[in-house]
Context: one part of a larger RNA
């Protein structure tokens, strides 16, 4: 891992509700009697009910409140016993699962420390004190040689340890092996016997060690501890069908109440799509009348500066500027005015609609998309509200693939038809379909500021057979090198001025150039040529801008339309709609006909199937072959149930009832097998 068996909403008591049954007041409990037993009979003590209201006195079909004969509250009799189902409470209470806490015991054969008693430490080195001899001293001291053999001394085996690294890592080993490494006469190693025990011991102290277990050992018990947590929870079909919100919470992944679901009863016109009529509003947009903000202009209090004056004061002003006037703007916390929607009321109308009550729930993590806002950066597959949709709990078609987007809501069957979104060259069902244009970029088939004689359309304006635009030929001069400045400044470093003349035209000079000149060129003019040329704006489709890790940004082939824009016709296309046949539910009916309905998680309700045992039952059946097992094209809406054949070798239905150890794929389930 697979297969097989086992494996989870039970039982008791009490209460609520529903259904069924008995009685009409209901009913027994303990107990007694009969009996082999199941059970039957007896047994009203008691319990519920028969009257309520009030805190109570008390009154009573009423009563309480109250001054009240007012109003209002609660009342003005159908129950009870049993069974079944469901739910609540108390119990382990659907099952499995802690870490812990407590009690009583068992452990120092591992290990820590200590006690008692034994034992072990190759070999080599160093050479303390002391002593001896000699020297030395007044005597010591001191010096030298020898002797001597100290030390938590040195090197290094056994022994003890464990610093580094490699191997090992389902190991040879639940801590080792290899190569090196530390201590090795000491606070040394070690044998044997003993002592200390868990709220404790021991600890040269690491929360270390106390039998591979240690921030509190192990075993049994309290114990099925508790677990607002995780996991798991077993047959079928039919009907309905949510929520992820509000509020409170030692509350936030848990609960109570409300909201939304189911079911049963009941009610009366309650309820409510659409339409009509009537309402209040202060949002969007807008506006500036208020509150604030704000630009320009006019007038300008006051201030500043300034003139006159001894002062009081008088006057002036290119400045600032209150206020005011005109014009132009801004606002979630501005509104003179003001929608659409929404909301409220009424009428009409609709409706297997709605309200109320009892019982039973689940939900309280929501997700994305559109719209209106807040937060953020007018970031996020971000966050938080409002509102609508989808998903959640929704299959089908489209979007290549793709819960939340577009279309559309699957009762079942069909090798029938029509459509939706979206498509119609091939993959791939259907147009290589008709018309008019555009695009050349494979744009289509990703992006901005910005850039460009790409190209289509439109508007405006200027020049032009008295010859435009472009090209070519020629001219482009004189005063003058204007003046200033400067070493120089001559059209052309810079500053000021920018005239006059000749002319068809020619700037006190457009650019290049020189040290400065020179030189080239332009403006401007004539000629040649010959018909359109220039500029600005709006707009369609394109171009550049454009760098990422595989070819990877049309789904692919491939396409110049099979791209884009406008327009037409046809076709394809879904579980939509229609057709044919069938089933179920509800309403109304009574089995005819009809209408509507039949996606579904949590969840509610209903109807069934099967398993084991019991009664009927010593039953039907059965050696002319039971159960079980195997094969098989039958039946049923399903769980399932038959028939036949084989095997098997003795039991055993169906029907009608009853009782449960009653249904397996999951629980790192459990036991067994492979």
């Nucleotide at each position: 891992g697979c297969c097989g068996g086992c494996g989870a909403c039970u039982u008791a008591u009490a209460g609520g509700c529903a259904c069924u049954g008995g009685c009409a007041g209901g009913u027994u409990a303990a107990g007694u009697c009969g009996g082999g037993a199941a059970u039957g009979a007896c047994g009203a003590a008691g319990c519920c009910c028969c009257a309520g209201g009030g805190a109570a006195a008390c009154c009573g079909a009423g009563u309480c409140u109250g001054a009240a004969a007012a109003g209002g509250g609660c009342g003005u009799u159908a129950g009870u016993c049993a069974g079944u189902g469901u739910u609540u409470a108390u119990a382990g209470a659907c099952c499995c699962g802690a870490a812990c806490c407590c009690g009583g015991g068992u452990g120092a054969u591992c290990u820590a420390a200590c006690c008692a008693u034994g034992u072990c430490c190759a070999g080599g080195u160093u050479g303390a004190a002391g002593c001896u001899u000699g020297g030395g001293u007044a005597a010591c001291a001191c010096c030298a040689a020898g002797u001597g053999g100290a030390g938590g001394a040195c090197c290094g085996a056994a022994c003890c340890g464990a610093c580094u690294u490699c191997u090992g890592u389902u190991g040879a080993a639940a801590a080792a092996g290899g190569a090196g490494c530390g201590g090795a006469u000491g606070a040394g190693g070690u044998g044997u016997g003993g002592u200390u025990a868990g709220g404790g011991g021991u600890g040269a102290a690491a929360u270390g060690c106390c039998a591979a277990u240690c921030g509190a050992a192990c075993c049994c018990g309290g114990a099925g501890c508790u677990a607002g947590c995780u996991g798991g929870u077993u047959c079928u079909c039919c009907c309905c069908g949510a929520a992820a919100u509000g509020u409170g919470u030692u509350u936030a992944g848990g609960c109570g109440c409300a909201g939304c679901g189911g079911u049963a009863a009941u009610g009366a016109u309650u309820a409510u799509a659409g339409c009509u009529g009537g309402g209040g509003g202060g949002u969007a947009a807008a506006g500036c009348a208020c509150u604030g903000u704000u630009u320009c202009g006019g007038u300008g209090c006051g201030g500043g500066c300034u003139g006159c004056g001894a002062g009081a004061g008088c006057g002036g002003u290119a400045c600032c500027a209150a206020a005011u006037c005109g014009a132009g703007a801004c606002a979630a916390a501005c509104u003179c005015a003001g929608a659409a929607u929404a909301c409220c009321c009424a009428g009409u109308g609709u409706a297997c609609a709605c309200g109320u009550u009892g019982c039973c729930a689940g939900u309280c993590a929501g997700a994305c998309g559109g719209u209106g806002g807040g937060g953020g950066a007018u970031a996020a597959g971000c966050u938080u509200c409002a509102u609508c949709g989808u998903c959640a709990a929704g299959a089908g078609g489209g979007a290549a693939a793709c819960a939340g987007c577009c279309c559309a809501g699957a009762c079942c069957a069909c090798c029938c038809g029509c459509u939706a979104a979206g498509g119609u060259c091939c993959c791939c069902a259907a147009a290589u379909u008709g018309g008019u244009g555009c695009u050349c970029a494979g744009u289509g088939a990703u992006a901005a500021a910005g850039g460009a004689g790409g190209u289509g359309g439109g508007a405006g304006u200027g020049c032009a057979g008295a010859g435009a635009c472009a090209a070519c030929c020629a001219g482009g001069a004189g005063g003058u090198u204007u003046g200033c400045c400067u070493a120089g400044a001559a059209g052309c470093a810079g500053c000021c001025a920018u005239c006059c003349u000749u002319g068809a035209a020619a700037g006190a000079g457009u650019g290049c150039g020189u040290a400065a000149u020179a030189g080239c060129u332009c403006a401007c003019u004539g000629g040649u040529c010959a018909a359109g040329c220039g500029c600005u704006c709006c707009u369609g489709c394109g171009c550049c801008g454009a760098a990422a890790a595989u070819g990877a940004a049309c789904g692919g082939g491939g396409c110049u339309a099979a791209g884009c824009a406008c327009u037409g016709u046809a076709c394809c296309g879904a579980a939509g709609c229609g057709g044919u046949g069938g089933g179920a539910u509800u309403u109304g009916a009574a089995u005819a006909u009809a209408a509507a309905u039949c996606g579904g998680u949590a969840g509610g309700g209903g109807a069934g199937c099967g398993u084991u045992c019991c009664g009927u039952g010593a039953u039907a059946g059965u050696a002319a072959g039971a159960a079980g097992c195997a094969a098989u094209a039958g039946c049923g809406g399903a769980a399932g149930c038959a028939g036949u054949u084989g095997u098997g070798g003795a039991c055993g239905a169906a029907g009608c009832g009853g009782a449960a150890g009653u249904g397996a794929g999951a629980a790192u389930g459990u036991c067994g097998g492979c």
The prediction has a mean pLDDT of 83. Large-subunit ribosomal RNA, domain II from Merismopedia sp. SIO2A8, 674 nucleotides, folded computationally.